């Protein structure tokens, strides 16, 4: 330098027919318990990497940029 892949909640990851943004863990609150652990109920938490484009509508399609992984040279 070129090819491919990844980027979504604090962490690990789902979500693709383009129309609801989610799970587990963690955190917080309440309950059970003498207390801890644990379990149960609930809550908070997201510019879907960034910018632009297509579309009535984009996490999802297209382009560029950034970072990481990998292959080739």
């Nucleotide at each position: 330098g070129g090819g491919g892949g990844a980027u979504u909640a604090g962490c690990u990851c789902a979500g693709c027919u383009g129309g609801g943004a989610g799970a587990g863990c963690g955190u917080c609150u309440g309950g059970c318990u003498g207390g801890c652990a644990g379990c149960c109920a609930g809550a908070a938490g997201g510019u879907c990497a960034g910018c632009g484009g297509u579309u009535c509508g984009a996490g999802c399609c297209c382009g560029c940029u950034a970072u990481c992984c990998u292959c080739c040279a």

Model confidence (mean pLDDT): 81 of 100. A computed fold for a 73-nucleotide RNA from a Planctomycetota bacterium, annotated as transfer RNA. Rfam family: tRNA. Gene Ontology term of the family: triplet codon-amino acid adaptor activity. It was read from a public genome assembly.